[in-house]
Molecule: transfer RNA
Organism: Gammaproteobacteria bacterium RIFCSPLOWO2_02_FULL_61_13
This record gives sequence, structure tokens and C1' cells, in this order.
RNA sequence: GCCGGGGUAGCUCAGUUGGUAGAGCAACGCAUUCGUAAUGCGUGGGUCGGGGGUUCGAUUCCCUUCCCCGGCACCA
Repeated sequence: GCCGGGGUAGCUCAGUUGGUAGAGCAACGCAUUCGUAAUGCGUGGGUCGGGGGUUCGAUUCCCUUCCCCGGCACCA
């Protein structure tokens, strides 16, 4: 450099007729317990990598760009 996959909550990941963004774990609160763990109930937490375009409306479609992973090529 070329091709492919990926970037969404603190972590691991879902999310197709484009129409209010979700789960598990973690955190916090309450219950339970002599206390802790475990368990149950609840709460908070998101510029959906950045920018632009299309659209009434974009995590979703298009363009561009950055980063990560894999393959190929190059390496005078």
C1' cells in the first nucleotide's frame, strides 16, 4: 500500500422494514444476615470513534477520516 472484519454503558457484547438505544457482569441503594458472601428488588450510567451528506427523522443508508485485529504485497 491492497483486501476483509471490528469501534455502541466501566468491561464483554446484542441491536434490519431508518421512528424514544438494550442485555449480562461491574458500581450504587434497599431487603435478607450477628457480620460477610450469595440471593432478591430497585437506581444511575451512552457526543453509538470523529466530520460531512441524504432524509421530516440516521447506531442503521452514502462519502471521508482516525484507531484496533487478521490476510496479502513491499522492505532499497